[in-house]
Molecule: RNase P RNA; transfer RNA
Organism: marine eukaryotic metagenome
RNA sequence: GGACGGAUGGUCGCCGCCGCGUUCGGCUUUGGUCGGCGCGGGGGAGGAAAGUCCGAGCACCUCAUGGAUCGGAGUGCCUGCUAACGGCAGGGCGGGGCGACCCGACGGAAAGUGCAACAGAAAGUAGACCGCCGGCGCGCAAGCGCAGGUAAGGCUGAAAGGGUGCGGUAAGAGCGCACCGCCCGGAUGGCGACAUGCGGGGCAAGGUAAACCCCACUCGGUGCAAGACCAAAUAGGGAAGCUGUGACCGGAUCCGGGUAGCUUCCGGGUUGGUUGCUUGAGCCUGCGGGCAACUGUAGGCCUAGAUGGAUGGCCGUCGCCGGUUUCCGUUCAGGAAGUCGGUACAGGACUCGGCUUACAGUCCGCCU
RNA sequence: GCGAGAUAGCUCAGGCGGUCAGAGCGUCGGAUUCAUAACCCGGAGGUCGAGAGUUCGAGUCUCUCUCUCGC
Numbered sequence: 001g002g003a004c005g006g007a008u009g010g011u012c013g014c015c016g017c018c019g020c021g022u023u024c025g026g027c028u029u030u031g032g033u034c035g036g037c038g039c040g041g042g043g044g045a046g047g048a049a050a051g052u053c054c055g056a057g058c059a060c061c062u063c064a065u066g067g068a069u070c071g072g073a074g075u076g077c078c079u080g081c082u083a084a085c086g087g088c089a090g091g092g093c094g095g096g097g098c099g100a101c102c103c104g105a106c107g108g109a110a111a112g113u114g115c116a117a118c119a120g121a122a123a124g125u126a127g128a129c130c131g132c133c134g135g136c137g138c139g140c141a142a143g144c145g146c147a148g149g150u151a152a153g154g155c156u157g158a159a160a161g162g163g164u165g166c167g168g169u170a171a172g173a174g175c176g177c178a179c180c181g182c183c184c185g186g187a188u189g190g191c192g193a194c195a196u197g198c199g200g201g202g203c204a205a206g207g208u209a210a211a212c213c214c215c216a217c218u219c220g221g222u223g224c225a226a227g228a229c230c231a232a233a234u235a236g237g238g239a240a241g242c243u244g245u246g247a248c249c250g251g252a253u254c255c256g257g258g259u260a261g262c263u264u265c266c267g268g269g270u271u272g273g274u275u276g277c278u279u280g281a282g283c284c285u286g287c288g289g290g291c292a293a294c295u296g297u298a299g300g301c302c303u304a305g306a307u308g309g310a311u312g313g314c315c316g317u318c319g320c321c322g323g324u325u326u327c328c329g330u331u332c333a334g335g336a337a338g339u340c341g342g343u344a345c346a347g348g349a350c351u352c353g354g355c356u357u358a359c360a361g362u363c364c365g366c367c368u
Numbered sequence: 369g370c371g372a373g374a375u376a377g378c379u380c381a382g383g384c385g386g387u388c389a390g391a392g393c394g395u396c397g398g399a400u401u402c403a404u405a406a407c408c409c410g411g412a413g414g415u416c417g418a419g420a421g422u423u424c425g426a427g428u429c430u431c432u433c434u435c436u437c438g439c
Stems, first nucleotide, its partner, number of pairs: 001364004006318007014044002017041006024035004046345001050356002053354005058223004066255005072219005077091005092106001093104004107214002112212002114208002129154002131150003135146004162180006181203001182201004187196003227275005237266007247259003282301008319343010369439006377393004386424001395411004417433005
């Protein structure tokens, strides 16, 4: 990194489907059809079905991107893959490891604002506590005092305003120089992130954006209890046309739209049943393209649909793992027989693609 | 399918990260009283649900998990 995650027999059951039968029941155009019962056949959870953390399909809400402005949420190196993604693959850069390899919320701190407790002289307009240096004064001297210079050294801290070395200086200092770092410019290579080398600049521009914020990009809301149909039945409702623009309705505002009144027409909230409901961005195999994610093509396959929620209980045999006893093996490695214990994590509920988390016991490949 | 929360034994505070871990009740000791209660004084008691990360620094910010409550 990949794969598996018990096998089998008996017995008693559970949920759909199909076929046959039925002296059972309803409807009926008497041919059937629906339901019940009986018999037979075949099917019946996962790698995570889980958490609900993302992305979609589907459905309704007003068409789903209605238009503008503001606000909110999310994502954040590059290229590609994909229906899409915050996912995946490859690459860049940074970090760790002797190495195979592993990890990274990885835009911007020279747009602005904020924050940095305690300690410390000084915490962002840097800063003289100790130290160092020359000057002046006092003193026989050691030294002390005054006003200055100084960020090389010490002290504090998570962090002290480029680093190392040489020169320089009273002592020092990018003050000067070399190398490294940083910034700017253009060159070459690369689709790009970026890399390499050249020239210029003495250094201005510390940290924090999982603080506000800026930049770029994306995003309407509600979820199968969406929604559709049928049955019964009381309140209320729906569609079209006309009138109207006061109030209310999407996160806010404005425009647009709807709700309002009248006329005509239609027909039934809750509950029950049916449907949505499982054929789908589906799975397997071969060949082709691509480093890979993935994709093209040919053939084959059909693989749960419950609705208080089915796939289970008991008994046996075997497998696997661990302990233990006896025997074999000179010893070791191990083998045989017996015995005891264990055999995980966990279960659909509209459906997919991911991520994350849980997991007894194993197997395989490549490598250090 | 969604939304909140977890801090001392109990009920709750903790603003934009720092000497900020607190309050009331309870509990323990003392004082008072003949004795008890109340009042008064003093003390103990915390992995801030768990594990990672960001940061100099996390109860607070971010992620993952666990549990509880509600629709």